[in-house]
Order: sequence, then C1' cells, then structure tokens
RNA sequence: CUUAUCAAGAAAGGCUGAGGGAAAUGGCCCUGCGAAGCCUUGACAACCUGCUUCCGCUUUUGGCGGAACUAAGGUGCCAACUCCAUCCCAAUGGAUUUAUUGGGACAGAUAAG
Repeated sequence: CUUAUCAAGAAAGGCUGAGGGAAAUGGCCCUGCGAAGCCUUGACAACCUGCUUCCGCUUUUGGCGGAACUAAGGUGCCAACUCCAUCCCAAUGGAUUUAUUGGGACAGAUAAG
C1' cells in the first nucleotide's frame, strides 16, 4: 500500500505498584476489592497453514475454486460497539442550531498478501 473483518465470544495465578480506556478535545467509565507492564496457565475465536469429508471446473497419480468439520501449527484476542462524540448526509422531534436514529467519511485495530 491492497483486500477482508470490526454489535458476537472468552480470566485465573505470580511479580510489581498508579494509572488506564491508541492520539487531541469533550464526555462517560475502569482502577489500592490492585491500573498499565512482564511471566505462567487457561479460555475465546477461526484470519492463514494443516487434517478429514463433500461439491464444481479442469490440461486428470494431479491442479484450481467453493462449502462443512477440526483446533495440530502461525497470529490475534479475553470491561463497556473500535466505550461514545468530533467531519459530511438523511429522517424525525423541538425550533435556529439542538436531541435521537440511520448511513457514510476520517482515524484506528487484526489477519492475509
């Protein structure tokens, strides 16, 4: 940079000791009944690889694509929708920029390339 996904799911122990929820602003939360970080174990999930089965195509000891299953390997993940808003659009209500809802953009996270 490209593509896909982001409303579901899943915590205990040890060390340590004050912050944390990506950044900015605003909100709202979590936190000495122990934040963040590190380690161990466990879980969740099913993106990639692998196993098994099935289907389609094919140039047929094979190759390609798809579906299901599994969870062995590589990642990821285990408060709150990516915690919410910010920019744009639409609908509705209120009435002059505000609330709610929906969609999109931006930013971000993860995987594969």
RNAcentral holds the sequence, with entries from MGnify.
A computed fold for a 113-nucleotide RNA from uncultured Flavitalea sp., annotated as SAM riboswitch aptamer (S box leader).
The organism belongs to Flavitalea, within Bacteria.
Its mean pLDDT, the model's own confidence on a scale to 100, is 81.
Rfam family: SAM riboswitch aptamer (S box leader). Rfam describes the family as follows. The SAM riboswitch is found upstream of a number of genes which code for proteins involved in methionine or cysteine biosynthesis in Gram-positive bacteria.
Of the family's consensus pairs, 91% are formed in the model.